[in-house]
RNA sequence: AUCCGAAAAGGCAAACUUUCCGAAAGGGAAGGGCGCAAAGCCGCGAGUCUAAGGUCGGAAAGACUAUGACAGUCGGGCUGCCGAAG
Repeated sequence: AUCCGAAAAGGCAAACUUUCCGAAAGGGAAGGGCGCAAAGCCGCGAGUCUAAGGUCGGAAAGACUAUGACAGUCGGGCUGCCGAAG
């Protein structure tokens, strides 16, 4: 130094609740704590969710569509704390 993951310090924070933003998916804040060694960052690939707008439809219903979202779905990229055994 790399793999790796014992310990300690510190860190993050699922469900749920309140509130705000959003058409929705979802997101911000506060409480909360299931978990996490990248649960830090990036929508690059796949996947998933939503469908305001648009298209189809005489209309309604409905269908399709990401330019919206998810980094705690899986890959990939960038960065990074500690140091016991091996």
The prediction has a mean pLDDT of 89. The RNA shown here (c-di-GMP-I-GGC riboswitch aptamer) has 86 nucleotides and comes from a Bacillota bacterium. Taxonomically the source falls in Bacillota (Bacteria, Bacillati).